This is a predicted structure of a 381-nucleotide RNA (Bacterial RNase P class A) from a Fibrobacteraceae bacterium. The prediction has a mean pLDDT of 77.

């Protein structure tokens, strides 16, 4: 000097004029009707709607089935599929990055083509013996051994080397791998070492499945309150017993129907059963407003604990609440980037994007500026 990796921040600013919304105060008005003043007014992702909740409703939310999610260890958190720190594996020269990371001896299933053979494996070309032919080289064989060599394939039943053998093979040996046991370190996942063992158990569970843990549903168009309106018509269906009572009527049991956590079953409970109720068809009317709605598992600063995520303590401030949907337009200066330049200037551009109940994450998009730490290489000293 350029390249690479990781972690953060900013992402337009100031002023004038005009125009909106909210809060507070004052005046005014029948009336938040009109006016004045002060203060405030869209993000790091507000986006995607992918997870987790707060909150609201379903009388209680217990049990089971179905369904779904997560999946190494230890922590953080209100919680999570998120985050932090580790372990193991893979990629990279490295800083680092990624991981759908429990189980293949519970069972089922899948792997085209090629290949002899793809999980109850197996002999195509070969190698070595036997027998026959041949002077020999060699040839034949439905005779035996073999899986070391070659071929096919993503993958062929431990790997490399030596010995041994008729030729070979963990057949034997050393090393590596694998298995069992023990010791040491660690909370743990795991790691290291030693001893014994010739050895053995392909792949895929991001196929079904098994195991462990967790999960009620619906959602601000939730929900609460006020106001307005609710003419009707037709058809069909709807119990029994007992007790009290003169009767009207009341009560109980059984039966039927409905509600009951919004997948199903079920526990428990409630309501109704002829001046009442249910089902179907035709037909008419109303639907406006207030709350929810922003003070919160929150933000900023300092300090302590912790490797960290994060937590404790103290202080400061209150930072949109619209409702067909406000947060804008214009001018000037500055800022950043680029081109040109007679070095005086001049021109062009400035990303992704827009709150709708709120919060914690993840993912995606992003012109440009800037800070810190780390990696490797080159050059110079």
């Nucleotide at each position: 000097c350029g390249g690479g990796g990781g972690c953060a921040g900013c992402g337009g600013a100031u002023g004038g004029c005009c125009g909106c919304c909210c809060u507070u105060g004052c005046u005014u008005u029948c009336a938040c009707u009109a006016g004045c003043a002060a203060g405030g007014g869209a993000g790091g992702a507000a986006a995607g709607u992918c997870c987790g909740g707060g909150c609201a409703c379903c009388a209680c939310a217990a049990g089971g089935c179905a369904g779904g999610a997560u999946g190494c260890u230890g922590g953080a958190u209100a919680a999570c599929g998120u985050c932090c720190a580790g372990g193991c594996g893979c990629a990279g020269a490295g800083a680092u990055g990624c991981g759908a990371c429990g189980g293949a001896u519970a069972g089922c299933g899948c792997a085209g083509c090629a290949g002899a053979a793809a999980a109850c494996a197996g002999a195509c070309c070969g190698c070595c013996g036997g027998c026959g032919c041949g002077c020999a080289a060699g040839c034949g064989u439905u005779u035996g051994g073999u899986a070391a060599g070659g071929g096919u394939g993503a993958a062929a039943u431990g790997g490399c080397g030596a010995g041994g053998u008729a030729a070979g093979a963990g057949c034997u040996c050393a090393c590596c791998g694998c298995g069992u046991u023990u010791u040491u370190g660690g909370c743990g996942a795991c790691a290291a070492a030693a001893a014994c063992g010739g050895c053995u158990a392909g792949g895929c569970a991001a196929g079904c499945c098994c195991c462990a843990u967790c999960c009620g549903g619906u959602g601000c168009a939730a929900g609460a309150c006020c106001a307005a309106a609710c003419a009707g018509a037709a058809u069909u269906c709807c119990g029994u017993u007992c007790c009290c009572g003169c009767a009207a009527g009341g009560g109980a049991a059984c039966c039927u129907g409905g509600c009951a956590a919004u997948g199903c079953c079920c526990g428990c409970g409630c309501c109704a059963g002829u001046u009442g109720g249910a089902a179907u068809u035709c037909g008419g009317g109303u639907a406006g407003g207030u709350c929810g709605c922003u003070u919160g598992a929150g933000g900023c600063c300092g300090u302590c604990g912790g490797c960290a995520a994060c937590g404790g303590c103290g202080g400061c401030a209150c930072u949109a609440g619209a409702u067909a949907g406000a947060u804008g337009g214009u001018c000037a200066u500055c800022g950043c980037a680029g081109a040109c330049u007679u070095c005086g200037g001049c021109c062009u551009g400035c990303a992704c994007a827009a709150a709708a109940c709120c919060c914690g994450g993840c993912u995606u998009a992003u012109a440009g500026c800037c800070g810190c730490c780390c990696c490797a290489a080159u050059a110079a000293u």